[in-house]
RNA sequence: GGGCCGUUAGCUCAGCUGGGAGAGCACUUGCUCGACAAGCAAGGGGUCGCUGGUUCGAGCCCAGCACGGCCCA
Numbered sequence: 001g002g003g004c005c006g007u008u009a010g011c012u013c014a015g016c017u018g019g020g021a022g023a024g025c026a027c028u029u030g031c032u033c034g035a036c037a038a039g040c041a042a043g044g045g046g047u048c049g050c051u052g053g054u055u056c057g058a059g060c061c062c063a064g065c066a067c068g069g070c071c072c073a
Base pairs, nucleotide, nucleotide: 001072002071003070004069005068006067007066010025011024012023013022019056027043028042029041030040031039049065050064051063052062053061
């Protein structure tokens, strides 16, 4: 230098065929318990890596860039 894959909540990851941003764990509050853990109930938390484009509408499609991984040279 070239090719492929990945980047979404604190962490691990879904998100189908473009229209509602989600799960588990963690966290907060309450209940339960003599107390802790576990359990039960409720809740908070997001620049969907960045910029631009396409579209009535983009996490999803296109281009460039950044970062990480693998391969080739």